[in-house]
Bacterial large signal recognition particle RNA from a Pseudomonadota bacterium, 265 nucleotides, folded computationally.
Its Rfam family is "Bacterial large signal recognition particle RNA". The family's RNA type in Rfam is non-coding RNA gene.
Taxonomically the source falls in Pseudomonadota (Bacteria, Pseudomonadati).
The RNAcentral record of the sequence draws on ENA.
The prediction has a mean pLDDT of 78.
RNA sequence: UCGUGCUAGACGGGGGACUAGCGGUACCCUGUAACCCGCAAUCCGCUAUAGCGGGGUCGAAUUCCUGCCCGAGGACUCGUGCUGUGGAGUCUGGGCGACGUAAGGGGCGUUGAAGGUUGGGUCCGGCGCAACGGCAGCCAUCGAACCCCGUCAGGUCGGGAACGAAGCAGCGGUAAGGUGUCACUGUCGUGUGCCGCCGACCGCCCGGCCGGAGCAACCUGCGUCGUGACCGUCUGGAACACUGAGCUCGACGGCAGGUGCACGA
Numbered sequence: 001u002c003g004u005g006c007u008a009g010a011c012g013g014g015g016g017a018c019u020a021g022c023g024g025u026a027c028c029c030u031g032u033a034a035c036c037c038g039c040a041a042u043c044c045g046c047u048a049u050a051g052c053g054g055g056g057u058c059g060a061a062u063u064c065c066u067g068c069c070c071g072a073g074g075a076c077u078c079g080u081g082c083u084g085u086g087g088a089g090u091c092u093g094g095g096c097g098a099c100g101u102a103a104g105g106g107g108c109g110u111u112g113a114a115g116g117u118u119g120g121g122u123c124c125g126g127c128g129c130a131a132c133g134g135c136a137g138c139c140a141u142c143g144a145a146c147c148c149c150g151u152c153a154g155g156u157c158g159g160g161a162a163c164g165a166a167g168c169a170g171c172g173g174u175a176a177g178g179u180g181u182c183a184c185u186g187u188c189g190u191g192u193g194c195c196g197c198c199g200a201c202c203g204c205c206c207g208g209c210c211g212g213a214g215c216a217a218c219c220u221g222c223g224u225c226g227u228g229a230c231c232g233u234c235u236g237g238a239a240c241a242c243u244g245a246g247c248u249c250g251a252c253g254g255c256a257g258g259u260g261c262a263c264g265a
Base pairs, nucleotide, nucleotide: 001265002264003263004262005261006260009058010057011056012030013029014028015027020047021046022045023044024043035055036054037053038052039051064258065257066256067255068254069253073249074248076246077245078244079242080241081240083238085236086235087234088233091232093231094230095227096226097225098224099223100222101221103220104219105218107215108214115210116209117208118207119206120205121204122203124199125198126197127196128195129193130192131190132189133188134187135186136185137184139180140179141178142177148173149172150171151170156165157164158163
């Protein structure tokens, strides 16, 4: 070096998740020349030699082992953006409200502003007067079989008589009460008044006089204060995106190196 037979080993690997941890099933990535059967997510099998059980093939190399490079894809942290959501009330913030100011616009004002003064009106209270109404008085009239008054025919009673007494009807009158009137008096009241006096209100409206240029705050602007959480702002956390950053694992591929035993020639 070649041949034959073996053995270690290989017959996919990786990521996340799960797990005390490891591997597997399931998910994802990569890849294929890359075995078969059984088991398994409310799991399955194991324990640092970390899938187990059964069968098969290849076998020391293009296929096994180690290191480096590349880097599909994944994980984590941070950042940025965007969209929901919870909160804050920091801000000369937007919005809204109040007050002020009077620069601009508009309005009133020399046909006279502000202010002053004066007259009247308007609102309220008291008193008075008047008007109207009720009631009472006054006035008129009616008004008692007897138990009210006067006069009392007839009749009755007493008396010898003169005469006296009581008294019904009638007539006249009156009380209680009724009716009428509202001129007069008193009293009470009022959806009343071209009324009077006093007070209160000192506001608003109208006018006169003095005065002689402002008044006012509707819109904009500006200032101060407030309100509130709709928007901006700040802040917590979440989902999503990133051809953002860092860190980490890392398939496929590439490069370099390593790898046993027996027999025969």